[in-house]
Molecule: c-di-GMP-I-GGC riboswitch aptamer
Organism: Gammaproteobacteria bacterium
């Protein structure tokens, strides 16, 4: 520094169900694994979801947008556990 195995010490946990919180996207916690060698930690870059409020339109309704949220979409920074292997 590099690689990541039907190994091996450990680690997380999707779908789904139930209780909270939210307007909503969605968190949180318990149960439950589909996965993961950064599925550790930062919303910085694209993305993508939500739209209570704002705000044009309109009969209904619907655009657009402060914000919000997703790191388990892709990048990027920063840290790190096992083996191997220089």
């Nucleotide at each position: 520094u590099c690689u990541g195995a039907u190994a091996a010490a450990g680690g997380c946990a999707a779908a789904c169900c139930a209780g909270u919180c939210u307007a909503a996207a969605g968190a949180c916690u318990g149960g439950g694994a589909c996965g993961c060698a950064a599925u550790a930690c930062c919303a910085c870059g694209g993305g993508u979801c939500u739209a209570a409020g704002g705000u044009g339109u309109u009969u209904u309704u619907u655009g657009c947008u402060a914000a919000g949220a997703c790191g388990g979409c892709c990048g990027g920074g920063u840290u790190g556990c096992c083996a191997g292997a220089g």